[in-house]
């Protein structure tokens, strides 16, 4: 020194590689290998400087199936290159088919000399002006007299009567005027219309006077209806001028076919699918190729601690 058992722990071991980050290494991120301890934190980021191959805290194995060097194989990444599929775009051929055009055959119906089709003129349509009619909307003259209110003055022994002046005017009268005129309803305690029964005043009487209510009526509202409107509409008409007319309706020539009718066939052309050919471009996202290059896993060579106790 080999061997074989048994302790140990400062070799080292509880996974390793590619990309991505990064000045650079580790890590967290992503894959790829495939089987391999727990915890904490980490992207405007965590720990480190070539002795970088992670940081903190716990736990475990441990000298061998482990470490450490060479070598072969290869998973899978990166960079290069090239243009094969694939994909995009032309171009060509061929196939489909309830895809559209058009010529051509053919069948079927309707319509037709009681007149297809064509021309030609006119109405139906639009637009503008104008006349009318019809809906609505608005709208109610002016003027002077008498009344009637005040004031002045003359007259009459009562009530009253006469002249004047001014004012008003919505009424009541009645006249001219205008389209501005009829009828209904509500409307005035009194001032403030007319007309006033009763009553009341003056009187011998005749008459007169002043006046409530009722009744009429007025302003004002409302209803209808005539009228008027330089006013607004129109499923109305006439007239007049332009425009329009692939339908409809007429009249008029003319005289034999009409509708782009409909179904079926063929031939050709256009689009559309599809499958082949051929060309072009782009470029690794997909399949698949060359070269480098790193390289998990496996394969194989050679190295690799201490102590005890047995054995050769």
């Nucleotide at each position: 020194g080999g061997c074989g058992g048994g302790u140990c722990u400062c070799a080292g071991g509880c996974g390793g590689g590619a990309g991505g980050c990064u000045a650079g290494g580790g890590g967290u991120c992503u894959c790829c290998u495939g089987a391999a301890c727990c915890g904490u934190a980490a992207a405007u980021c965590c720990c480190c400087u070539a002795c970088a191959c992670g940081a903190c805290g716990g736990g475990c194995c441990g000298a061998g199936a482990g470490c450490c060097g060479g070598g072969g194989u290869a998973a899978g990444g990166c960079g290069c290159c090239a243009a094969a599929g694939a994909u995009c775009g032309c171009c060509a051929a061929g196939c489909c088919a309830a895809u559209u055009c058009a010529g051509c055959c053919u069948c079927u119906g309707a319509c037709u000399g009681u007149g297809a089709g064509u021309g030609u003129c006119c109405g139906u349509c639009c637009c503008u002006c104008g006349g009318g009619g019809c809906c609505g909307g608005c709208g109610g003259u002016c003027u002077g007299g008498g009344g009637c209110g005040g004031c002045u003055u003359c007259c009459g022994u009562a009530g009253g009567g006469g002249a004047g002046c001014c004012g008003u005017g919505g009424a009541c009268c009645a006249u001219g005027u205008u389209c501005a005129c009829c009828a209904g309803g509500c409307g005035a305690a009194c001032c403030u219309g007319g007309c006033c029964a009763g009553g009341c005043c003056c009187g011998g009487g005749a008459g007169g006077g002043a006046g409530c209510a009722a009744c009429c009526u007025a302003a004002g509202c409302u209803u209808g209806g005539a009228c008027g409107u330089g006013c607004g509409g129109c499923g109305c008409u006439c007239g007049a001028g332009g425009g329009g007319u692939c339908g409809c309706g007429g009249g008029u020539a003319u005289g034999a076919g009409u509708a782009a009718a409909g179904g079926g066939g063929u031939u050709g052309g256009g689009g559309g699918g599809c499958u082949u050919g051929g060309u072009g471009a782009a470029g690794c996202c997909c399949u698949g190729g060359g070269c480098g290059u790193c390289g998990a896993g496996c394969c194989u060579c050679g190295g690799u601690g201490a102590c005890c106790c047995g054995u050769c």
Notes: A computed fold for a 312-nucleotide RNA from Bathyarchaeaceae archaeon (SeqCode), annotated as Archaeal signal recognition particle RNA. It is recorded under the gene name ffs. Rfam family: Archaeal signal recognition particle RNA. Gene Ontology terms of the family: signal recognition particle, plasma membrane targeting and SRP-dependent cotranslational protein targeting to membrane, signal sequence recognition. The family is grouped with related families in Rfam's "SRP clan". It is annotated as a non-coding RNA gene. A reference for the family is Batey et al. (2001), "Structural and energetic analysis of RNA recognition by a universally conserved protein from the signal recognition particle", J Mol Biol.